[in-house]
Molecule: small-subunit ribosomal RNA
Organism: uncultured bacterium
């Protein structure tokens, strides 16, 4: 400091999510020490027990022990025990009485408030105990509690009587002084206690005076704590807009410690509020703590101020101080006791119980230290507080060992078997001792008070007394025998956790197989999972390490620092104007804001520096700096306010002028349309993609006069005009706003925005009343279509039109808010002026092209900014739920305005790129269509394939790209299938080990055979042994699975013209040029142009056949001449001419001529040539794309079987058959068919073979046999021709099927071969939608041959020649493909994508009759304590109570509304959920933009 995530990829919006720090925490797993902190956040729920406030006897009376001290009784051991009084001293109990008890602990419920913070006031107030300073303490009374006796009550508690003291209560005197009062005057005080010493009386004592000392009284000031005001500031809502009667303010009276409507009575009607009153939520504030660069957010434990509560509600008493946490009175709720009458309680003190909860200690010790509270002290008391205890709750710190140590041990693990890793780890040897153990020694934390001594010093008459200060001595430690510190033994007791797809450091094996299951976000898992579970290894932390949960950051995602609004969310539909915010120039006071500086104040702790103490740190102490804030003083005057004067650019006015579909009114006109009426005039007419409905013989349509009526106003007409916006089109009049130009002149900042408010507002509704030609929602016919409540026609009503009055909204857009400044040209235009003059040119006001340079995400904008700056106002903050519900407000009314939530997604958008698609568009190609020739589809038959069938009908191939395909040969084998019946290292090999020589081979029996038994039989030798065999162990086998793990191979699109790279240049990028454009081509072929310049993979050539000639060669081929021979034949001599062989060569290149064109290059029936524009055919197949086929040719990873899924054997089955479906054969005839007869090919095969010939046979063939391993030898060509015959028929066509009789291959033709003779002799008379091949030696047709192969189901497949021909006008239409453009919401790419209603689960949630809570108001009833007011005959001597009453009120009824929850029959959408269901509405002209 950024990262992940929308996309095939970009870029840019935007949202969701990670990494960090923290925490009073909780949860899983693990777990050694210590230090310092911390620890009911939930039920301010409910609490048993114990302890948290209580002390003074030096204020007082009484009681009781206990000691002492003389004394007394009694008994004797005569110095002892015991009685019983008194007096003193401790001590202890209730009670009076006085100080405390309002501190100190605790909570966080209330409370949006002067509660808190902070800075001011208080001439409007109080303060006990302390200080200081001034007076004084003087005389007297009468009560009362305890005690004690009666007595009620279960008890708690009381009632009466009698008796007592006080520093209790009351009186009187003094009056420095307070208070009231102008003054006179009047009011008002006190309390004694402890010691000491002198005097007297002297009996313990008593009285009188000095004294110190603590107290008491008034009075003033001080500190200290408080009361009460006031500025100012800190939560959320406007779906809370108005709220108030003690309200606001004054008299007059009360009340307080003090002001105040703080109470009352009376007057007057005010206060308060868009700067948020009022009313709902929700909350103790602050110092601070957490985060952050910061500015800010968030939060308010622990400490530290402060507030406010104390079972709930109220209420006053005492008191300096409450309206009181361990006081009191009343009312509720609850609990506990009871004798049922009636009482008693308050843990939000500290432990603790249960209860709630995810969760928060022990019913410890100790007053030894600080600190409080009583006392004169000592002392008491103190759950405050100091220590321990339990929690890894947090931070700190510390250990679990160091060193060597490679046979790289064992074992895991993993592997490509060779290794590699755990790993110097371990063992093994050397060593250390922190922490725990065990012994032993052992602190600081303590200073006081007190006492004893000593000195000093105040008071004093005093060497009593007493106070205060120093030294010195003794007294005190809960922690705790703790820290520490030493010495023993011993590596001995001490390591987890999450994590490894990416973000984010860290990989591999098993397992599972969309299953378990994981996940913060994207996302993983469907049979090779680095993501799930396990293991090995790794990486991070480390006594902790994971989760969860809140917070801040990251987030510039609420933007003040610091965002934006054209097209992503986002400019209000315009305009007037009210507050409000801004505001020209000059010059004077001012001193509001501003700016400098003094001075309080901003507690202490925290944070930060510096510096010290605990071995270090966490902790702790000490000093500093900080506090940006308020408040005051004094200064400063540019700026900004304010005031006061003056200007003329800004704003406005007045002359003049011309332009204009600016608005309202009357009125006028002509075309056209429709109806009426009438003529002419006949059969249609309308309408459609093409029909129909409809209208027409009662005369429609057409045409012609005439007439009615109602709308709208051609051409002019134009990115012109005119207005704010909506919006405005004939002509004319009348009335009327605004703009613009030019002169000069006046006003003299009057300006600009503009929340609220008002007013204007298309269409379409609505309301009333008119009017209705045309058009046309609804609506009804016709059509269309599966269906059509559309779209397409016929028809039609509301409506549109007027008047008046509503609604108030539109893609109301320039999707661009108003006003102002300012920033390069260019070029059309509309209205004005002004110059020169018929042509410009200048300005000014609009109104549009383009465009620099800025700006944008980029497309774009660009003086009419989206550009630079300024003011003002409106509106955004992820996408859906949703412009919904729910309130409120407008409207008749539809409905508008305003404006949510729960839920649920990770993404929903802008622009641009590349593609691919379009029932988008332009070129251009192809047997693509069209011309045309034959054919399939209809019949038998072959042959494949689905289907069924079957024990088994083995497998694979499935749109084009399967289906005469793998298979170019299934009877057996083949053979992968079924049946049966064997085999278990077995067919081949190889290694080690051990064992055999009875192996092999022959007959032979059994058997379907495989196979098994019997029976003969035996090799060489150097005697080791070779060699065979058998056993074991490894090693096999496997047409079993995955073609979606793959190699190879192949198809297809397509022999289409495409696919790319390099440097450069453009772009933020994706990418883009190049490869496009202009022409040509069969072609990204080749020119031309050109920010693109050159390559490469395709195209073309190059290679093979073939079509011309030439050279060379001359056998097995050829044969003109020349010789020879046959019935006859290159048969023989011979010959190289010719065919013809097979090798090398030429030839074709738009070379040539004309034409057209810059040029490539087309065109010409041209020329020459055997061949002309690629002569013809072949082979050759670019990036790619279909997860195409293929694990069954073959390899091959994984996974599976192993007496089987292998292997061997027999039969079977792949040949089945109700059906369809492709490819073919023959055919239907006479351009045939038989019959006789004569020609003429290529190219190819042949020894287990081709087979001449000869004989048999009707014939397939069969017996014989020559010849060839071939240009020698075999292998008949047929269609044609020629001649006959048949004459239109189920035939002399047609050959299925079927009977029969044979041939021939082979181990075997039952299933299941082929051939051949004889006989039979079926369907079929040219084939429905519909569909296929073909463009020239092709299409039809004819026949040959070869591959496989014992034979053959060959009508297949691949070759080979024989005959041989019609057609293209031309690209509109269909297929398919290629280039360029355009649109796109598609990218698995149109077999995309996507939307609505129903159905089914789930989830929230609106509405609802009832039912049921809660808070707060109104009215009235009713009213406890209390205060305060009245009374007061009863008590008191008296004050003055007791009782009684009035106001007020806590709570309680009781009505009736209104707010807000929570249920709910039943209902409305909404949201999610692999494969339902009906359409097809959006995206392409999305098929009706």
């Nucleotide at each position: 400091a950024g990262g992940g995530u929308u996309u095939g990829a970009u870029c840019c919006u935007g949202g969701c999510u990670c990494a960090g720090a923290a925490c009073g925490a909780a949860c899983g797993c693990u777990g050694g020490c210590g230090g310092c902190g911390u620890g009911g956040a939930u039920a301010a729920g409910a609490c048993a027990u114990g302890c948290a406030a209580g002390u003074c006897g030096a204020a007082c009376g009484a009681g009781a022990a206990a000691c002492u001290u003389a004394c007394u009784u009694a008994g004797c051991u005569u110095g002892c025990u015991u009685u019983g009084a008194a007096a003193g001293u401790u001590u202890c109990u209730a009670g009076u009485g006085g100080c405390g008890a309002a501190c100190g602990g605790g909570u966080g419920a209330g409370u949006a408030a002067c509660a808190c913070g902070u800075g001011a006031g208080u001439u409007a107030c109080c303060u006990g105990c302390c200080c200081c300073g001034a007076a004084g303490u003087g005389g007297g009374g009468g009560a009362u509690a305890g005690c004690c006796u009666c007595u009620c009550g279960a008890a708690a508690g009381g009632g009466a009587g009698a008796u007592u003291a006080a520093u209790a209560c009351c009186c009187c005197a003094u009056g420095u002084g307070a208070u009231c009062g102008u003054a006179a005057g009047a009011u008002u005080a006190a309390a004694g206690g402890c010691g000491g010493c002198u005097a007297c009386c002297u009996u313990u004592g008593g009285u009188a005076g000095c004294u110190g000392u603590c107290g008491c009284u008034u009075c003033g000031g001080g500190a200290u704590g408080g009361g009460c005001u006031c500025g100012c500031g800190g939560c959320c809502u406007a779906u809370c807009a108005g709220c108030u009667a003690g309200u606001u303010g004054g008299u007059g009276a009360g009340g307080u410690a003090a002001c105040u409507g703080c109470u009352u009575a009376c007057c007057a009607a005010g206060g308060c509020g868009a700067u948020g009153a009022c009313g709902g939520g929700u909350a103790g504030c602050u110092g601070g703590u957490c985060u952050g660069a910061g500015a800010g957010g968030a939060c308010g434990a622990c400490c530290a101020g402060u507030c406010a509560c104390a079972c709930u509600g109220g209420a006053a008493c005492u008191g300096a101080g409450a309206c009181a946490c361990g006081g009191u009175c009343c009312a509720g709720a609850c609990a506990c006791c009871u004798a049922c009458g009636g009482g008693u309680g308050g843990c939000a003190g500290c432990a603790g119980u249960g209860g709630g909860g995810a969760a928060u200690a022990u019913u410890g010790c100790g007053c030894a230290a600080u600190g409080g509270g009583g006392g004169a002290a000592a002392c008491c008391c103190u759950g405050a507080c100091g220590c321990a205890g339990c929690g890894a709750c947090g931070c700190c710190g510390c250990g679990u060992g160091g060193g060597u140590g490679a046979u790289g041990a064992a074992g895991g693990c993993u592997u490509u078997c060779g290794g590699g890793u755990c790993g110097u780890a371990a063992a093994g040897c050397c060593c250390u001792g922190u922490c725990a153990g065990a012994a032993g020694g052992g602190a600081a934390g303590a200073a006081c008070u007190g006492u004893c001594g000593a000195g000093a010093u105040g008071c004093g008459a005093a060497u009593a007394g007493u106070g205060u200060c120093u030294c010195g001595g003794c007294c005190u430690g809960a922690c705790g025998g703790u820290a520490c510190c030493u010495u023993c033994a011993a590596a001995g007791g001490a390591a987890g956790c999450a994590c490894c797809g990416g973000c984010u450091a860290a990989c591999u094996c098993c397992g599972u197989g969309c299953c378990a299951g994981c996940a913060g976000c994207c996302g993983c898992g469907g049979u090779a999972a680095u993501a799930c579970g396990g293991a090995g290894g790794g990486u991070g932390c480390g006594a902790g390490c994971g989760u969860u949960g809140c917070u801040c950051g990251g987030a510039a995602u609420u933007a003040c620092u610091g965002g934006g609004c054209g097209u992503a969310a986002a400019g209000a539909g315009c305009g007037u104007g009210u507050a409000g915010g801004c505001g020209g120039u000059u010059c004077u006071g001012u001193g509001u804001g501003u700016c400098g500086g003094g001075c309080g104040u901003g507690a202490a702790a925290g944070c930060c520096c510096c510096g010290g103490g605990c071995u270090c740190a966490a902790c702790c102490c000490g000093g500093g700096a900080u506090g940006u804030g308020c408040g005051u003083c004094c200064g400063a005057a540019a700026c900004u306010g304010c005031a006061g004067a003056a200007c003329u650019a800004g704003a406005g006015u007045c002359u003049c002028g011309g332009a204009g579909a600016g608005g309202g009114a009357g009125g006028u006109g002509g075309a056209a349309u429709u109806c009426c009426a009438g003529g002419u005039g006949u059969a249609g007419c309308g309408g459609u993609g093409g029909a129909a409905u409809g209208c027409g013989u009662a005369g429609a349509u057409a045409u012609c006069u005439g007439g009615a009526a109602g709308a709208a106003c051609a051409c002019c007409g134009g990115u012109g005009g005119c207005g704010a916006a909506g919006g405005c089109g004939a002509c004319c009049u009348c009335c009327u706003g605004g703009a613009c130009g030019a002169u000069g002149a006046c006003u003299g900042a009057c300006g600009c925005u503009g929340a609220g408010a008002c007013g204007c507002g298309a269409a379409a509704g609505c309301g009333u009343g008119g009017g209705u030609a045309g058009c046309a929602a609804a609506c009804a016919g016709g059509a269309u279509u599966a269906g059509a409540u559309a779209c397409c026609c016929u028809g039609g009503u509301a409506g549109u039109c007027c008047a008046c009055g509503c609604c108030g909204u539109a893609a109301a857009c320039g999707u661009u808010g108003a006003u102002c400044a300012c920033u390069c040209g260019u070029u059309g235009u509309u209205g004005g002026c002004a110059a020169u003059a018929u042509a410009u040119c200048g300005u000014c006001a609009g109104c549009g092209a383009c465009u620099c340079a800025g700006c944008a995400a980029a497309a774009g904008c660009u003086u009419u900014a989206a550009g630079u700056g300024a003011u003002c106002c409106a509106c955004c903050u992820g996408g859906g739920g949703a412009g919904u519900a729910c309130g409120a407000u407008c409207g008749c009314a539809a409905g508008g305005u305003u404006g949510a939530a729960a839920c649920u997604c990770a993404a929903a958008g802008g622009a641009a790129u590349u593609g691919a698609c379009g029932g988008g568009g332009g070129c251009c190609c192809g047997c693509a269509c069209a011309a045309g020739c034959g054919g399939u589809g209809g019949a038998g038959c072959a042959u494949g394939u689905g289907g069924u069938u079957u024990a088994a009908u083995u497998c694979g191939a499935u749109g084009a790209u399967a289906c005469g395909c793998g298979a170019g040969g299934a009877a057996c084998c083949u053979u992968a299938c079924c049946a049966g019946g064997g085999c278990u290292u077995a067919a081949a090999u190889g290694u080690a080990a051990g064992u055999u020589g009875c192996a092999u081979a022959a007959g032979u029996u059994a058997g379907a055979g495989a196979u098994a038994g019997c029976u003969u039989u035996u090799u060489c030798u150097u005697c080791g042994g070779a060699c065979u065999a058998c056993u074991u162990a490894c090693a096999a086998g496997g047409u079993g699975c995955u073609g979606c793990a793959u190699g190879g191979u192949u198809g297809u699109c397509g022999u289409c013209a495409g696919c790319u790279c390099g440097u450069g240049c453009c772009g933020u990028g994706a990418g883009g040029u190049g490869u496009c454009g202009g022409g040509u081509u069969a072609a990204g072929u080749c020119c031309c142009a050109u920010a693109a310049c050159g390559a490469g993979c395709g195209c073309a050539a190059c290679c093979c056949c073939u079509g011309u000639u030439g050279u060379u060669a001359g056998u097995u081929g050829c044969c003109a001449g020349c010789g020879a021979g046959u019935a006859a034949u290159g048969u023989c001599g011979g010959g190289a001419a010719c065919u013809c062989u097979a090798a090398c060569a030429a030839g074709a290149c738009u070379g040539c001529c004309g034409g057209u064109g810059c040029a490539a290059a087309c065109c010409g029936u041209g020329a020459g040539g055997a061949a002309g524009g690629u002569g013809g055919g072949g082979a050759u197949g670019a990036c790619g794309u279909c997860a195409a086929a293929u694990c069954a040719u073959c390899a091959c990873g994984g996974c599976c079987c192993u007496u089987a899924c292998g292997u061997c054997c027999u039969g079977g089955g792949c040949u089945a058959c109700a059906c369809a479906c492709g490819u073919g054969c023959u055919a239907c005839a006479a351009u045939g068919g038989c019959c006789g007869g004569u020609a003429c090919a290529g190219a190819g095969g042949g020894c287990a073979g081709c087979c001449a010939c000869u004989a048999c046979g009707c014939g397939a063939g069969u017996a014989g046999g020559a010849g060839c391993g071939a240009a020698u030898c075999c292998u008949u060509a047929a269609a044609a021709c020629c001649g006959g015959u048949c004459u239109c028929a189920g035939u002399u066509c047609g050959g299925a099927u079927c009977g029969g009789a044979g041939u021939c291959u082979g181990c075997a033709a039952c299933u299941c071969g082929a051939c051949u003779c004889c006989g039979u002799g079926a369907a079929g008379c040219u084939g429905g939608a519909a569909u296929c091949g073909c463009u020239a030696g092709u299409a039809a047709u004819c026949g040959g041959a070869u591959a496989u192969c014992a034979g053959c189901c060959a009508u297949g497949a691949u070759c080979c020649g024989g005959u041989g021909a019609a057609u293209a006008c031309g690209u509109u239409c269909c297929c398919g493909g290629g280039c360029c453009u355009u649109g796109u919401a598609c990218a698995c790419a149109c077999c995309g994508c996507c939307c609505g209603u129903c159905a089914a689960g789930c989830c929230a949630u609106g509405g609802a009759a009832g039912c049921u809570g809660g808070g707060g108001g109104u009215a009235c009833c009713u009213g406890a304590a209390g205060u305060c007011g009245g009374u007061g005959a009863c008590c008191g001597c008296a004050a003055g109570g007791a009782g009684c009453u009035g106001c007020c009120u806590a709570g309680g009824g009781u009505a009736a509304a209104a707010c807000u929850g929570g249920u709910a029959a039943c209902u409305g959408g909404g949201g999610c959920u692999a494969a339902g269901u009906c359409g097809u509405a959006a995206c392409a002209a999305g098929g009706u933009a």